[in-house]
RNA sequence: AGACGGCCGGGCGGUCGCGGCGGGCGCGUGCGCCUGUCGAGGAAAGUCCGGGCUCCACGGUGAAAAGGCGGCGGGUAACGCCCGCCCGGGGUGACCCGAGGGAUAGCGCCACAGAAAGCAAACCUCCGGCCCUGCGGGACCGGUAAGGGUGAAAGGGUGGGGUAAGAGCCCACCGCGUCUCUGGUAACAGCGACGGCAUGGCAAGCCCCGCCUGGAGCAAGACCGAAUAGGGAUGUCGCGCGGUUUCGGCCGCAGGGUUCACCGCCCGAGGCAUCCGGGUAGGUCGCGAGAACCGUCCGGCAACGGGCGGUCCAGAGGAAUGAUCGUCACCCGACGUCCGGCUUCGGCCGGGCCCAGGGGACAGAACCCGGCUUACAGGCCGUCU
Repeated sequence: AGACGGCCGGGCGGUCGCGGCGGGCGCGUGCGCCUGUCGAGGAAAGUCCGGGCUCCACGGUGAAAAGGCGGCGGGUAACGCCCGCCCGGGGUGACCCGAGGGAUAGCGCCACAGAAAGCAAACCUCCGGCCCUGCGGGACCGGUAAGGGUGAAAGGGUGGGGUAAGAGCCCACCGCGUCUCUGGUAACAGCGACGGCAUGGCAAGCCCCGCCUGGAGCAAGACCGAAUAGGGAUGUCGCGCGGUUUCGGCCGCAGGGUUCACCGCCCGAGGCAUCCGGGUAGGUCGCGAGAACCGUCCGGCAACGGGCGGUCCAGAGGAAUGAUCGUCACCCGACGUCCGGCUUCGGCCGGGCCCAGGGGACAGAACCCGGCUUACAGGCCGUCU
C1' cells in the first nucleotide's frame, strides 16, 4: 500500500418525562398517587425470496397454462440462502467475478464497416497462361486464400515441409471431437489411441430438457357484542258506513289535520308489549418459551448438527423506548509553546505538548422466524499478500 473475515454502534451518575406488567394506598370504582421490574436494530428499512400460523379452494394421480430455478456435493424446516469443491475469466499476489443445462430438435437474429456474416466469399495482394505496352504497367481467362484491409466475430493456432503461388495437402506441438484406461461420491481432471478439423456466435430472443410452485394474507382469523335503524315470530288493541269489484282497488258519505266556518289541499291503518336471529360501533383473543439467547464440550475442512448447564428478553392502539446536566473515553482543533528541516532572513513545511471551543452517523419494532439487498459518523480485532 492492499485483500478478506469478524465485532462495536459510546460508558457511568443526577434530574424531569413516556409505555407494558406486578404490588400497595386512596376514593368519586376506573381513575389518581407511591413503588418494583422490563422497554428497539445491525440493519427494526426495502417487502425481494423461503417458511411457520390462519382462512378459502381441493376425491387421488397426472397433464396443460403461467411464473421461477439451472456446474457438482453437502447444510437447512425451507430457499433463488449458506459452506466446500469443479470449470471459465481477471489480478504480480492475497483474492475477486460468472443467469455456470442444451447451438447436429426447430425457428429467428448477427447493427456499422466490409467483397463476403452462414449452402461461405474474393476488394487489394500472390501465382500461372495469353494479349497489349510509352517497359512503369494494364486487359482477359484460370489457380489460391498465405499476406493486407473491415469487423465483436472471416470455416482451427504456431513452426516446418511442400508448391507456380498456396492450402490439414503432409508432419510436430497445442486446441477440438470420439473412444479406452486411471483418480474422484460427483462436477471434472490426467495418460494414451484414433480422427485431418467437420460442428462460428447469441438461449439476459422464441424454444427444448430437468426440477419447484393452489390462492390470499394478522385489515389472516376466532369469540363476546350494544344504542339506533331494519328483519322475523307470538300476543293484544284497532282497522267507520254504503255501493261496486277481476279482491289489487275505485266512488260517495262520515272522521282527523290545515286557529272558527265554507271552499281547496292532505291523512285515512296501524299501534303497543315480549321474544328470536343477522350485522355495525366497541371489546377480548390471535400476541411471543422459541427453527430463542448465553456459556461450555463433542462431531464436521466448513456451512451446520448434537449433548450439558443457565437465562426469560418490548409488545400496542397510528404506535412509549426521550430530553437535559455533569463526568470519563473517542475525533477535529483556533491561540500559545517546543523540536527538526529549508530559507532570497520576510517566513514556509513537518512533528510533539497544552488547550478555548466544536462534533457523534444510518435509522425506529407493529403476527413471528430464516435469508438477501440497500443505508451508515466513527472505531476495534484477526488472517493473508
A computed fold for a 385-nucleotide RNA from uncultured Brevundimonas sp., annotated as Bacterial RNase P class A.
Its mean pLDDT, the model's own confidence on a scale to 100, is 76.
NCBI's taxonomy places the organism under Bacteria, Pseudomonadota, Alphaproteobacteria, Caulobacteraceae, Brevundimonas.
The sequence is in RNAcentral, with records from MGnify.